[in-house]
RNA sequence: GGAGGCAUAGCUCAGUUGGUUAGAGCGCUCGCGUCACAUGCGAGAGGUCGAGAGUUCGAGUCCCUCUGCCUCCA
Numbered sequence: 001g002g003a004g005g006c007a008u009a010g011c012u013c014a015g016u017u018g019g020u021u022a023g024a025g026c027g028c029u030c031g032c033g034u035c036a037c038a039u040g041c042g043a044g045a046g047g048u049c050g051a052g053a054g055u056u057c058g059a060g061u062c063c064c065u066c067u068g069c070c071u072c073c074a
Stems, first nucleotide, its partner, number of pairs: 001073007010026004019057001028044005050066003054062001
């Protein structure tokens, strides 16, 4: 220099051919419970979906650029 993949909650990840409210497990907070803790049960908070731009009635999903990481080729 060329090609490809990945980026979604604090962590690990899902998200159906673009369709109306963005989810799970773990973790965190509160409550029940216990002498107290753990387990268990219930509830809750937490997301500009890496950044920007475009297409569309509608984008986490499609196109383009950039950033970071990984892999391959030279």
Transfer RNA from a Fidelibacterota bacterium, 74 nucleotides, folded computationally. NCBI's taxonomy places the organism under Bacteria, Pseudomonadati, Fidelibacterota. It matches the Rfam family "tRNA". By type it is a transfer RNA. Rfam links the family to the GO term triplet codon-amino acid adaptor activity. The coordinates come from a structure-prediction model, not an experiment, and the mean pLDDT is 81.